[in-house]
RNA sequence: UUCUUAUCAAGAGUAGGUGGAGGGACUAGCCCGAUGAUACCCGGCAACCGGCAUUUUUCCUAAUAAGGGAAAGCGUACGGUGCUAAUUCUUGCGACAAGCACUGUUUGAAGUGUUUUUUGAGAGAUGAGAG
Numbered sequence: 001u002u003c004u005u006a007u008c009a010a011g012a013g014u015a016g017g018u019g020g021a022g023g024g025a026c027u028a029g030c031c032c033g034a035u036g037a038u039a040c041c042c043g044g045c046a047a048c049c050g051g052c053a054u055u056u057u058u059c060c061u062a063a064u065a066a067g068g069g070a071a072a073g074c075g076u077a078c079g080g081u082g083c084u085a086a087u088u089c090u091u092g093c094g095a096c097a098a099g100c101a102c103u104g105u106u107u108g109a110a111g112u113g114u115u116u117u118u119u120g121a122g123a124g125a126u127g128a129g130a131g
Base pairs, nucleotide, nucleotide: 001131002130003129004128005127006126007125008124013042016041017040018039022032023031024030026092028090029089043084044083045082048080049079050078051076052075054073056072057071058070059069060068061067088123093120094119095118097116098115099114100113101112102111103110
């Protein structure tokens, strides 16, 4: 850096330290920030990957079994990341439904615009695997 896949409504210092101006990926909004932002360290959160633990379940070996191994479950912040304002802060491209407005209709009609909920994608973030 590319592809695949899983998750993204929870959680974590407004009395920690360094430092000194922008930041929340991008668009458009709306927010955070000298009462100190981004970033780094410390603290904390978290079970994604690994380790450890377990007799809870299944399978293999064994064959009245013991012991061993594999997978799943459950637990544990020990290691590798990651995260530590606001739903990924909202939004962007579509779909169903409902409301409103306009145009229109053979009273056998639909179309356009907009708002709201739900939902699917896209984009993004993180982990794991592969190139």

This is a predicted structure of a 131-nucleotide RNA (SAM riboswitch aptamer (S box leader)) from Paenibacillus albiflavus. The coordinates come from a structure-prediction model, not an experiment, and the mean pLDDT is 80. NCBI's taxonomy places the organism under Bacteria, Bacilli, Caryophanales, Paenibacillaceae, Paenibacillus.